[in-house]
Context: one part of a larger RNA
RNA sequence: GAUAGAACGCUGGCGGCAUGCUUAACACAUGCAAGUCGAACGGUAACAGGCCUUCGGAUGCUGACGAGCGGCGGACGGGUGAGUAACGCGUAGGAAUCUACCCAGUAGCGGGGGAUAGCCCGGGGAAACCCGGAUUAAUACCGCAUACGCCCCACGGGGGAAAGACCGGGAUCUUCGGACCGGCCACUAUUGGAGGAGCCUGCGUUGGAUUAGCUAGUUGGUAGGGUAAAGGCCUACCAAGGCGACGAUCCAUAGCUGUUCUGAGAGGAAGAUCAGCCACACUGGGACUGAGACACGGCCCAGACUCCUACGGGAGGCAGCAGUAGGGAAUAUUGUCCAAUGGGCGCAAGCCUGAGACAGCCAUGCCGCGUGUGUGAAGAAGGCCUUCGGGUUGUAAAGCACUUUCAGCGGGGAGGAAGAGGCCGGAGUUAAUAGCUCCGGUUGAUGACGUUACCCGCAGAAGAAGGACCGGCUAACUCCGUGCCAGCAGCCGCGGUAAUACGGAGGGUCCAAACGUUAAUC
Numbered sequence: 001g002a003u004a005g006a007a008c009g010c011u012g013g014c015g016g017c018a019u020g021c022u023u024a025a026c027a028c029a030u031g032c033a034a035g036u037c038g039a040a041c042g043g044u045a046a047c048a049g050g051c052c053u054u055c056g057g058a059u060g061c062u063g064a065c066g067a068g069c070g071g072c073g074g075a076c077g078g079g080u081g082a083g084u085a086a087c088g089c090g091u092a093g094g095a096a097u098c099u100a101c102c103c104a105g106u107a108g109c110g111g112g113g114g115a116u117a118g119c120c121c122g123g124g125g126a127a128a129c130c131c132g133g134a135u136u137a138a139u140a141c142c143g144c145a146u147a148c149g150c151c152c153c154a155c156g157g158g159g160g161a162a163a164g165a166c167c168g169g170g171a172u173c174u175u176c177g178g179a180c181c182g183g184c185c186a187c188u189a190u191u192g193g194a195g196g197a198g199c200c201u202g203c204g205u206u207g208g209a210u211u212a213g214c215u216a217g218u219u220g221g222u223a224g225g226g227u228a229a230a231g232g233c234c235u236a237c238c239a240a241g242g243c244g245a246c247g248a249u250c251c252a253u254a255g256c257u258g259u260u261c262u263g264a265g266a267g268g269a270a271g272a273u274c275a276g277c278c279a280c281a282c283u284g285g286g287a288c289u290g291a292g293a294c295a296c297g298g299c300c301c302a303g304a305c306u307c308c309u310a311c312g313g314g315a316g317g318c319a320g321c322a323g324u325a326g327g328g329a330a331u332a333u334u335g336u337c338c339a340a341u342g343g344g345c346g347c348a349a350g351c352c353u354g355a356g357a358c359a360g361c362c363a364u365g366c367c368g369c370g371u372g373u374g375u376g377a378a379g380a381a382g383g384c385c386u387u388c389g390g391g392u393u394g395u396a397a398a399g400c401a402c403u404u405u406c407a408g409c410g411g412g413g414a415g416g417a418a419g420a421g422g423c424c425g426g427a428g429u430u431a432a433u434a435g436c437u438c439c440g441g442u443u444g445a446u447g448a449c450g451u452u453a454c455c456c457g458c459a460g461a462a463g464a465a466g467g468a469c470c471g472g473c474u475a476a477c478u479c480c481g482u483g484c485c486a487g488c489a490g491c492c493g494c495g496g497u498a499a500u501a502c503g504g505a506g507g508g509u510c511c512a513a514a515c516g517u518u519a520a521u522c
Stems, first nucleotide, its partner, number of pairs: 001522003006518004013369006020361001021327001027324002030322003035072003041068001043065002047063003050059001052057001079280003088205007097197003102193007110144001112142002120133005150159003164185001166183004172179002206252003213243003218240008255277004259270004282303005305316004333359001335358003341355001342353004372402004382393004406463001408458005416449001421443009466511005471492003477506005487494002
């Protein structure tokens, strides 16, 4: 000199853009953070409408929909950095794999069955919740048929799928429900792709030798098991290997990277925010479900802690967003909205979304603006100094003439909005001018921010300057007080009676909504 997730002192007008528990991976009150689908299903607790009514009510008939069954999603998104010196990360490669949703292709979607929750009845319990009986549905579950591809002993044989819902409809049939046909969304098998994931290898990746030897599933082989998959991954048997001074093992420290800071560079330091990967979710262990987890807001066991209890037994996990206590030099609101972007579910409308978008707080940082402009010498008064002549503060003020940024008040006012939906036209599908899908045109509800940005008007210099320093380094000097005292100090050093170095004053210098100090890095 530069830098920053800084803190402290003093001061403080406005705006834009960023950042904001670096410490206790300490403990957490309260609210919210993952749901959705009635176009899979039986149904009807609530609300609204319809119908009946003896005005008490009854009826799923309709819009819808609590709970349940079922599907998809809760493996993403969000947090943290404890652990980890490792194929964890970075980089360059590899072969023995899987992949829900999505895209493209091929083939299929036939025929049956038995349950179960809910509901109803009964019982137990303080509660959490549990038990029994009867009954019921499905895109829930299980067989049969068929089998391209798949497996095996390959002539041959063996095992294995599926589900419907909604919308529209001319003829035909009908038990008047529908069958049937078409569309669209699903479903089954399979091939390829895209994106994702698992695995292996070369090289690189902190310090310590006052850590020199380490290793029995250890190193390799055979056989078997296991996995989606190679492999001591696991087991049995056999061999006795494997690693190490090019630092094994052990100890300490640490998430890694893109990057960030500094520096002319080489290098050094760091790894906040943003982005990629990894690991973790009260502590330790375990599996279940699933395409995917050994799963932050799932389950089981053990432990510590907290809470409820009728003492028999139960409940919980903020390293999600706010917030509380504590720790600390130190770090914010128990805010608004899904309007936009994105995600989950859904045919869609839509619902959910503390992701996100915004607002609030803090000079924490960077950047911009303002605190007036011109004129004004009697060089006023006052202050300070003085050789007592004067000098300086100083065009500074006052006065005169103007301007009105920003803040204030009043008015106007974009963009962030694209959709969706309605209507019309065309194309495709089809028996069809239904319907559905796509394309085009037209119309068009929807804004948290928001008293938005921006523009216009109003009034009046009106509301807006401080901090450090002045011995040398280092820009800036005199007086008074003090008298090796009180004190200063980054280094050299000042102070013991004329201190430009202490304290005050006047003056000056440097920065400026900041200025200094401390700790940190280069």